[in-house]
Molecule: c-di-GMP-I riboswitch aptamer
Organism: uncultured Geobacter sp.
RNA sequence: AAUUGACAAAGCCAAACUACGAGUAAUCGUGGGACGGAAAGCCACGGGUCCCCCAGAGGACAGCCGGGUUGCCAAA
Numbered sequence: 001a002a003u004u005g006a007c008a009a010a011g012c013c014a015a016a017c018u019a020c021g022a023g024u025a026a027u028c029g030u031g032g033g034a035c036g037g038a039a040a041g042c043c044a045c046g047g048g049u050c051c052c053c054c055a056g057a058g059g060a061c062a063g064c065c066g067g068g069u070u071g072c073c074a075a076a
Base pairs, nucleotide, nucleotide: 004074005073012037013036017032018031019030020029021028022027035063041069042068043067045066046065047064048061049060050059051058
């Protein structure tokens, strides 16, 4: 350095549900809460799914898969 991921250690994130708030909606923010996660950090680039009062040069999902990029710890 690459690969890999321990019944290791230090920390990290937080599904469902829930309270309040935003939005037509998908969904999102904050608090509570933990099903899980080794990129469950970030980016809608490819595929996919979902939403719509305007069906389009619109929107949502990065915790659906791939890709890009950055990164903590470390035994074998």